[in-house]
RNA sequence: AGAGUUUGAUCAUGGCUCAGAGUGAACGCUGGCGGCGUGCCUAACACAUGCAAGUCGAACGAUGAUAGAAGAGCUUGCUUUUCUUGAUUAGUGGCGCACGGGUGAGUAAUGCAUAGAUAAUGUGCCCCUUAGUUCGGGAUAGCCACUGGAAACGGUGAUUAAUACCGGAUACUCCUUCUCAUUAUAAGAUGAGUCGGGAAAGUUUUUCGCUAAGGGAUCAGUCUAUGUUCCAUCAGGUAGUUGGUGAGGUAAUGGCUCACCAAGCCUAUGACGGAUAUCUGGUUUGAGAGGAUGAUCAGACACACUGGAACUGAGACACGGUCCAGACUCCUACGGGAGGCAGCAGUGAGGAAUAUUGCACAGUGGAGGAAACUCUGAUGCAGCAACGCCGCGUGGAGGAUGACGCAUUUCGGUGUGUAAACUCCUUUUAUUAGGGAAGAUAAUGACGGUACCUAAUGAAUAAGCACCGGCUAACUCCGUGCCAGCAGCCGCGGUAAUACGGAGGGUGCGAGCGUUAAUCGGAAUUACUGGGCGUAAAGCGUGCGCAGGCGGUUUUGUAAGACAGGCGUGAAAUCCCCGGGCUCAACCUGGGAAUGGCGCUCGUGACUGCAAAGCUGGAGUGCGGCAGAGGGGGAUGGAAUUCCGCGUGUAGCAGUGAAAUGCGUAGAUAUGCGGAGGAACACCGAUGGCGAAGGCAAUCCCCUGGGCCUGCACUGACGCUCAUGCACGAAAGCGUGGGGAGCAAACAGGAUUAGAUACCCUGGUAGUCCACGCCCUAAACGAUGUCAACUGGUUGUUGGGUAUUUACUUACUCAGUAACGAAGCUAACGCGUGAAGUUGACCGCCUGGGGAGUACGGCCGCAAGGUUGAAACUCAAAGGAAUUGACGGGGACCCGCACAAGUGGUGGAGCAUGUGGUUUAAUUCGAAGAUACACGAAGAACCUUACCUGGCCUUGACAUCCCAAGAACUUUCCAGAGAUGGAUUGGUGCUAGCUUGCUAGAACUUGGUGACAGGUGCUGCACGGCUGUCGUCAGCUCGUGUCGUGAGAUGUUGGGUUAAGUCCCGCAACGAGCGCAACCCUCGUCCUUAGUUGCUAACAGUUCGGCUGAGCACUCUAAGGAGACUGCCUCCGUAAGGAGGAGGAAGGUGAGGACGACGUCAAGUCAUCAUGGCCCUUACGGCCAGGGCUACACACGUGCUACAAUGGGGCGUACAGAGAGCUGCAAUACCGCGAGGUGGAGCCAAUCUCUUAAAGCGUCUCUCAGUUCGGAUUGUUCUCUGCAACUCGAGAACAUGAAGCUGGAAUCACUAGUAAUCGCAGAUCAGCUAUGCUGCGGUGAAUACGUUCCCGGGUCUUGUACUCACCGCCCGUCACACCAUGGGAGUUGAUUUCACCCGAAAUCGGGAUGCCAAACUGGCUACCGCUUACGGUGGAAUUAGCGACUGGGGUGAAGUCGUAACAAGGUAACCGU
Repeated sequence: AGAGUUUGAUCAUGGCUCAGAGUGAACGCUGGCGGCGUGCCUAACACAUGCAAGUCGAACGAUGAUAGAAGAGCUUGCUUUUCUUGAUUAGUGGCGCACGGGUGAGUAAUGCAUAGAUAAUGUGCCCCUUAGUUCGGGAUAGCCACUGGAAACGGUGAUUAAUACCGGAUACUCCUUCUCAUUAUAAGAUGAGUCGGGAAAGUUUUUCGCUAAGGGAUCAGUCUAUGUUCCAUCAGGUAGUUGGUGAGGUAAUGGCUCACCAAGCCUAUGACGGAUAUCUGGUUUGAGAGGAUGAUCAGACACACUGGAACUGAGACACGGUCCAGACUCCUACGGGAGGCAGCAGUGAGGAAUAUUGCACAGUGGAGGAAACUCUGAUGCAGCAACGCCGCGUGGAGGAUGACGCAUUUCGGUGUGUAAACUCCUUUUAUUAGGGAAGAUAAUGACGGUACCUAAUGAAUAAGCACCGGCUAACUCCGUGCCAGCAGCCGCGGUAAUACGGAGGGUGCGAGCGUUAAUCGGAAUUACUGGGCGUAAAGCGUGCGCAGGCGGUUUUGUAAGACAGGCGUGAAAUCCCCGGGCUCAACCUGGGAAUGGCGCUCGUGACUGCAAAGCUGGAGUGCGGCAGAGGGGGAUGGAAUUCCGCGUGUAGCAGUGAAAUGCGUAGAUAUGCGGAGGAACACCGAUGGCGAAGGCAAUCCCCUGGGCCUGCACUGACGCUCAUGCACGAAAGCGUGGGGAGCAAACAGGAUUAGAUACCCUGGUAGUCCACGCCCUAAACGAUGUCAACUGGUUGUUGGGUAUUUACUUACUCAGUAACGAAGCUAACGCGUGAAGUUGACCGCCUGGGGAGUACGGCCGCAAGGUUGAAACUCAAAGGAAUUGACGGGGACCCGCACAAGUGGUGGAGCAUGUGGUUUAAUUCGAAGAUACACGAAGAACCUUACCUGGCCUUGACAUCCCAAGAACUUUCCAGAGAUGGAUUGGUGCUAGCUUGCUAGAACUUGGUGACAGGUGCUGCACGGCUGUCGUCAGCUCGUGUCGUGAGAUGUUGGGUUAAGUCCCGCAACGAGCGCAACCCUCGUCCUUAGUUGCUAACAGUUCGGCUGAGCACUCUAAGGAGACUGCCUCCGUAAGGAGGAGGAAGGUGAGGACGACGUCAAGUCAUCAUGGCCCUUACGGCCAGGGCUACACACGUGCUACAAUGGGGCGUACAGAGAGCUGCAAUACCGCGAGGUGGAGCCAAUCUCUUAAAGCGUCUCUCAGUUCGGAUUGUUCUCUGCAACUCGAGAACAUGAAGCUGGAAUCACUAGUAAUCGCAGAUCAGCUAUGCUGCGGUGAAUACGUUCCCGGGUCUUGUACUCACCGCCCGUCACACCAUGGGAGUUGAUUUCACCCGAAAUCGGGAUGCCAAACUGGCUACCGCUUACGGUGGAAUUAGCGACUGGGGUGAAGUCGUAACAAGGUAACCGU
């Protein structure tokens, strides 16, 4: 210090999330030691038990254990008496119990913090000073007796002491009344005098006490200023309330209380009300400013079961005191009593959660005491808890055959890993034993035989947790298969998961590690430091204007702000710095610094403020001009629509995409004349004018506001902005009364449509208009608040002015209104002197999307509604600008048999073939819009074959390795459907070693064993390769440079041209690559070379056939060349190029082919092949026979043959090209009507054969008919292939002779040697279903005006909410489930308040005829009264829970209905009503 996440990508906006630190924590897993800290955050819930405040005998009466001394009795050890000592408990009395300890309920100020005031106060114990300490008195508890009660606790009588109590004396200084004086007259202070009042306690050797007065210290009371949470959906509150006078009360001021008088007081600088909360030093975080917090420690406050009250006392309205009331618990003899852990331990309960019913007063401190001492759950220690911080350890060195195991693997290896084993070493820790502190100063040590030291033993006693997709350090295997699960955010998981679970390995931290919770940070995401508001959230619709904020210029004064010096305070602790002490550290400790603050005081006078006096520049006023749809009222006008009357006139009019409803023969529309009425004002008219905005338009008149310009005069800062407030405020709407021509929500009808509650049409009411009164909202927009200052220019226009010109004009200037643009700004778009630039002043507003401008409450309104304005819940985005594409029922340009113009078809029939469907034991599988369907299949009777049925085999039909046997091979027979099984004949080989013979090897066969084979099983969405398609469309990119924050752009766009990103010109681009073209092949012309199997011009022969000689000239064959390049001419053009022409076999790419850019379709293929993974292994493998792939109500595709006369049939006759041939093609000849048969010349092919090409031509016949068309179907007989033609082949002959007479909607191909038509050949192949496919030649057209439209494509541009890219996106109702929430008849509480009733204790007031004491008269009490807690009744307000039913909202799987929005979204969208 940042990172992830909106997008296809980008920039910016903006939220969400993460990394850090810290915690009184809790939970999960794990856990060796020590030190120092910390430990009920919840129920201020209830508490058993023990302890936490006593002490003093030197205040007092009583009691008198024990010990000692003396004496008496006298059983010499007991009893007893006196004296001394003095333990002990209850009581009287003194001091303490108001400290210490706990808790945080209440409290938003009676509190706290800081600074002050007290001349408005008190103060026990302590210190200092002064003076005194005298004379008396009567009671009472205890004790004793009697007695009540269960107890608690008493009652009566007698008796007794004091440092208990009372009276008198003394007391200048004390209090009080009054007088005088001084000071500053008041308030007060000081001094002097005076009336009245007020003390004491003893004990003792001293001491210690007591009383009065003054002072100090300490502690406390009271008051003032400033600061101190949230809500304005809390806006008015207050009757002791505010003040005065008098009185009371208090230690003391004061409405603190009371009587009377006045009517004040607080409040937008937030009163009152509500919610929440002890406050602070500090703690935590942060760079800081800030934010959050208030455990432990320290200061203050408050409280002590709940509420009220006082007493005592120096001090309390009292935690371990009293009284009363209430709730609860306990005891009870039922009559009545007792209690208060928020002290220390501990218990129950609550809770995620928080410890021992420990030791000691040794130290420090406290109470009492003269002291010894006693008490002290304060405190010091120990125990429990990884709760936190700090420190230490779990060993160190060597050790490679890199062991085993585990994991992984490409099977070679690699990792774990010097890790282990093993060798040597050490002993912190641990255990055992010994010694043993400081803390204490003479004594006294709980801690504690503790810390620490020494010795011995022995690697011995001691490692886990989380994570490993990115953020974020760390990767592989297996399992799982959108399941189980993970997840902080993004997101993983649907069969190859580094994201789930396990394992191996790794990373991080380490006696801990993770998770959860909550805080700060990052977040500049509330912005003081330090943000914004044209389009992202955000400028009020507009103005006026009080308070408030800010304010021109000069001088003087002042000193509130400000600045500067000094003083006081800012507790200690904490933090920081420098030291010191525990072995270090944590921790403890000394000193310093700091504590941004507050107060007091001396000063300064620039700036702000205040006061005074001026100035004219800001602002305003007057005089003079000017423009204008500025506003209000009145009057007038013409055009047009409609209606009414009359006339002319006749059948239509109107309306639409097309129609219909509608109007019209009762006379419309049209046309002429006249009349009525309402509304709006053509042309001028314009990014022209005016107005604050909304808005304002015929003409004239009246009234009236504002603005601009010029010069002069005047006032003298009078200004700017503006919360609350006030006024205005389009349209729609509301009320009352008018008016109503046209238009027109609602409504009606007609159309359209699947529907059409719409768009279109015909009608039509509110309304639109006027007057008055409301409403108060708009996309009320420049989406841009007002004012002021400053900062380059150019152009147009409106109003005014100055100068100039004869004039046209021109220049300058002020105020407006527009366009373009410099700097600058901006996320970009854009803004740019009229700022969105640079600054200042003031106001308003924003803080993720949705929920929602909704709910509740308030205010306004007649209503509609407006204004103010949330939350729960939910999502990780929503949104802006710009970019690349894609798309558009957007635009421009261009191309293509795309349309058009033509020709011929398909769709109808029969048949062939493929597909779907159905059927079946099986009808194997794949291909599915274009881009599947005569496709894989260039050929299913068996085989093929993958399918089915049945019969068989299991190392297998096939490959490699091992063992054993045998040469290989071969003959015959039997069973069986065959596979197969059984029997059987012949045969002993080849190579090498080597001695006959044996061994070894190679190939092959058989048997056996296991590794393995095998799979047309799955996944083409794991892949390679190959292929289709867009598309032979002209595109697709790169380097460098430049532009842009960037994605990207430029180049590649533009103007031309081309078949073409083809070329030219221009240009911040310059070049290059893959495509185009060319290079390649075939055809077309010519030349050269070469002539056999080809050819034959000339010559010769001839059987007349290039047959032979001969020749290779020609054709042809097959090699190499030439030729075409817009090269030449004319015209057009800058050029590229185009049009025409010449020549030429060919002319503008000559024709055809091969050739297919980057990419798209998860296109097709695991069944061509190859291949990862998964699956089967006596079967999903292999063999065999038979069947099936050929089924058949039906539907579709592709074809063939036809429907006939441009034809059919018969006869005759002519002309090809390209192929194939030895398992072959097969001639002549003969046989057969024919398919074919017999036979076999020739040919491995320019030689022979297939091989007669057909249409054509000539001629004859048929004459429009289901025919001499058409040939399906069927019958009979044959032929051929083949082991075999039943399922299921082809062909021939004869016979039979179906549908069909040119084909609906729709649809296909083709632009020239093309379509159409005619035949020929080949591959596959035994044969064939071929009418298919691939080639070949013969004959041989028509048409193209043209690009409006359909389809597809290309380029540019535009819009976009699309980017899985329009087969996109997306809205609302309804249905279902869940969630939170509003209303709701009501109902149950809580809090506050008012009125009334009752009224305890207690203070205060009164007060006896009762009691006490009395010389006077005084005191006490019952009792009464005021106030009042608790309680009761009734009302009100606020708030919480529940609630039948109901409203909308949110979220959900692929539900239903439509298609509103995004493109001109198919009616432009949106805002208000």
Predicted 3D model of a 1473-nucleotide RNA (small-subunit ribosomal RNA) from an uncultured bacterium. RNAcentral holds the sequence, with entries from ENA. Its Rfam family is "Bacterial small subunit ribosomal RNA".